A computed fold for a 411-nucleotide RNA from Pseudonocardia ammonioxydans, annotated as Bacterial RNase P class A. Taxonomically the source falls in Pseudonocardia (Bacteria, Actinomycetota, Pseudonocardiales, Pseudonocardiaceae). Rfam family: Bacterial RNase P class A. The family's RNA type in Rfam is ribozyme. The sequence was found by an Rfam model in a public genome assembly.
[in-house]
RNA sequence: CGAGUCGGUCGGGCGGCCGCGUCGGGAACCGGGUUCCGAUCCGGGGCCCGUCGAGGAAAGUCCGGACUCCACAGGGCAGGGUGGUUGCCAACGGCAACCCGGGGCGACCCGCGGGACAGUGCCACAGAGAACAGACCGCCUCCGAUCCCCGGAUCGGCGGUGAGGGUGAAACGGUGGUGUAAGAGACCACCAGCACCCCGGGUGACCGGGGUGGCUCGGUAAACCCCACCCGGAGCAAGGUCGAGAGGCCGCACACGCGUGCGGCUGCGCAGGCGUUCGAGGGCUGCCCGCCCGAGCCUGCGGGUGGACCGCUGGAGCCUGCCGGCGACGGCAGGCCGAGAUGGAUGGUCGCCGAACGGUGCACCGUGAGGUGCCCGGGAACAGGAUCCGGCUUACAGACCGGCUCGUCCG
Numbered sequence: 001c002g003a004g005u006c007g008g009u010c011g012g013g014c015g016g017c018c019g020c021g022u023c024g025g026g027a028a029c030c031g032g033g034u035u036c037c038g039a040u041c042c043g044g045g046g047c048c049c050g051u052c053g054a055g056g057a058a059a060g061u062c063c064g065g066a067c068u069c070c071a072c073a074g075g076g077c078a079g080g081g082u083g084g085u086u087g088c089c090a091a092c093g094g095c096a097a098c099c100c101g102g103g104g105c106g107a108c109c110c111g112c113g114g115g116a117c118a119g120u121g122c123c124a125c126a127g128a129g130a131a132c133a134g135a136c137c138g139c140c141u142c143c144g145a146u147c148c149c150c151g152g153a154u155c156g157g158c159g160g161u162g163a164g165g166g167u168g169a170a171a172c173g174g175u176g177g178u179g180u181a182a183g184a185g186a187c188c189a190c191c192a193g194c195a196c197c198c199c200g201g202g203u204g205a206c207c208g209g210g211g212u213g214g215c216u217c218g219g220u221a222a223a224c225c226c227c228a229c230c231c232g233g234a235g236c237a238a239g240g241u242c243g244a245g246a247g248g249c250c251g252c253a254c255a256c257g258c259g260u261g262c263g264g265c266u267g268c269g270c271a272g273g274c275g276u277u278c279g280a281g282g283g284c285u286g287c288c289c290g291c292c293c294g295a296g297c298c299u300g301c302g303g304g305u306g307g308a309c310c311g312c313u314g315g316a317g318c319c320u321g322c323c324g325g326c327g328a329c330g331g332c333a334g335g336c337c338g339a340g341a342u343g344g345a346u347g348g349u350c351g352c353c354g355a356a357c358g359g360u361g362c363a364c365c366g367u368g369a370g371g372u373g374c375c376c377g378g379g380a381a382c383a384g385g386a387u388c389c390g391g392c393u394u395a396c397a398g399a400c401c402g403g404c405u406c407g408u409c410c411g
Stems, first nucleotide, its partner, number of pairs: 001407010012353007020053002023050004029044004055382001059393002062391005067235004074289004079231005084098005099113001100111004114226002119224002121220003136165002138161003142157007173191006192216001194213008239310004247266008268302007281293004317336008357377003361374005
């Protein structure tokens, strides 16, 4: 310098004016308390000042938790999830390191990675045959027929043969030899694989070595299934507090004909069906048994309300440093506070600067592809909270930084 691989940070900047939301403060104003006035108090909407105001994914809502409510006698059957090992973590299907298998010269990458001698199923197309297999071609013995150059050729048949050909992703170990009519783990040697035993290393997955055995056992579990471990349900529209109303009842005042006003209590009306010990309905949130509660429940029509506050944002928090650990991560010290809207705020405009990108522009370097600098134009990706966290996945114009690998050249 070129090619590559892994990881991290950022993801337009500055200023003026106008506007929006939160919180704090201030000076007035309005309302209540109150029949009247003032102080104080409570409430309200504008004004002024200050403060803070989206993301690395706020997204998909896939997984795990915190939190809240319901349930928490018992038993059984289903159902779902996870799946190499050791760790990390509040937890996880996440993360780290390692093991095994595969790819790459390498840095490194990829793997839903338990079990296929518990059982069942399936294996497209092609092929004769797809699992305790299979004679299509070929090879061989025997028999028969025909031919002739008389021991061969051709055809047919009973058999043998899994060594050769052919099909396939896969054809029931590989190579060599013995053997045989031809052959075959039929037998032998070596190799590969499997099971078991022993030794050594490792926390472990597993690795290395030795021995014995029968001789070879296909694949598929994101097919049923088996094994091990885990799993109550619903979700901030969770949940809680206050208030209002339709309709009704009571009291008081006015009126005394209907009624009107104020206060208190309750929380609407009509129709139909089922049910109250002959138990509707509900809970144990998949089902059954069983247990518990139990006087209301369901449907239709009409009417009313459709407000405020809490939950709500300070937390498994963020930054810096040190220590422990290969690492994920953990510990300690110091510092910091960074949105809480509820029809849902974070925007608009102007100026300056500006990355990518474009140029038929200019200069320089290079044999060349091209590169560098200047000038002109241009004007920033994906995308936006809604209870909060940890992950995963997906989207993303670009900029910067670092580790490592391979190649070439120079010293």